A computed fold for a 116-nucleotide RNA from a Chlamydiota bacterium, annotated as SAM riboswitch aptamer (S box leader). The organism belongs to Chlamydiota, within Bacteria. The sequence was found by an Rfam model in a public genome assembly. Its Rfam family is "SAM riboswitch aptamer (S box leader)". Gene Ontology term of the family: regulation of gene expression.
């Protein structure tokens, strides 16, 4: 970068440095010198993969093996305004003059795990 499979209404900031952008991309609506961005440093969150401990069920030669699921601890990411910040594409219901509401899915993204 491309494919696959899970998750996306929960959660979690402070201080230095630097100085205008920022929230993926349109639209839009926010955030930002009372400091955007980046980077650094020290918490936090979470529970994707490993790790350890606990542990239904199964298996057993009765030593024990294995192990859904939980939880927590280290470890690899991750993530720490705003539901992925909302919307769009398609179908259903309500409304109907027009704008729209609210449910399902879908596209597209982020993340992690595997493959190429």
């Nucleotide at each position: 970068c491309u494919c696959u499979u899970a998750u996306c209404c929960a959660g979690a900031g402070u201080g230095g440095c630097u100085g205008a952008g920022g929230g993926a991309a349109a639209g839009g609506c926010c955030c930002u010198g009372a400091g955007a961005u980046g980077c650094c440093a020290c918490g936090g969150c979470a529970a994707c993969c490993g790790u350890u401990u606990u542990a239904a069920g199964c298996c057993u030669u009765c030593g024990g093996g294995u192990g859904a699921g939980a939880a927590a601890u280290c470890g690899g990411u991750g993530c720490u305004a705003a539901c992925u910040c909302c919307u769009g594409c398609u179908c259903u219901u309500c409304a109907a003059a027009a704008u729209g509401a609210a449910g399902a899915g879908g596209a597209a993204g982020a993340u992690a795990a595997g493959a190429g």